[in-house]
Molecule: transfer RNA
Organism: Candidatus Omnitrophota bacterium
């Protein structure tokens, strides 16, 4: 070059096939418990859902470009 997969909360992913409220664990702030700390229970906050354009009443989700990672093949010396 060519084809396959992948980017969504600090961090791991889910949610895309089948378009209709953006979500789990962990983490982290609180607050409960405790003498205390930790376990343990709760509440809270954090998202341009890689970018850009289209399609739609409506797009993380469909489509086209693009950019960054990952694989496999080819290719050139």
């Nucleotide at each position: 070059g060519g084809c396959g997969g992948g980017a969504u909360a600090g961090c791991u992913c889910a949610g895309u096939c089948u378009g209709g409220c953006a979500g789990a664990g962990c983490a982290a702030a609180c607050g409960g418990c405790u003498c205390a700390u930790a376990c343990c229970c709760g509440u809270u906050g954090a998202g341009u859902c890689a970018g850009c354009g289209g399609u739609u009443c409506a797009a993380a989700u469909c489509c086209g470009c693009u950019u960054c990672c990952c694989g496999c093949c080819a290719c050139c010396a």